[in-house]
RNA sequence: UUCUUCAAAGGGCAAACUCGUCGAAAGGCGGGGACGCAAAGCUGCAGGUCUAAAGCAGUAUAUGCUAUGACGGCUGGGUUGCAAGA
Numbered sequence: 001u002u003c004u005u006c007a008a009a010g011g012g013c014a015a016a017c018u019c020g021u022c023g024a025a026a027g028g029c030g031g032g033g034a035c036g037c038a039a040a041g042c043u044g045c046a047g048g049u050c051u052a053a054a055g056c057a058g059u060a061u062a063u064g065c066u067a068u069g070a071c072g073g074c075u076g077g078g079u080u081g082c083a084a085g086a
Base pairs, nucleotide, nucleotide: 002086003085004084005083012037013036017032018031019030020029021028022027035073041079042078043077045076046075047074048071049070050069055065056064057063
């Protein structure tokens, strides 16, 4: 430097649920909590998924369309990195 992840050590993260808080919502953040995770670190670049406030359509308070919103714990890519082995 490259590849691999059967086991172990020291550690790390934290699903559901729940309390608080922000948000129109999806969802975010903080506390509790552990289903899991070797990148469950970071990145919305490609695909995918969720939401639809504003906008547009509509006679309309119905309804539909739409991301500029969101998800990195959906997949791929990019990037950084611990341990062990080759």
Predicted 3D model of an 86-nucleotide RNA (c-di-GMP-I riboswitch aptamer) from Melghiribacillus thermohalophilus.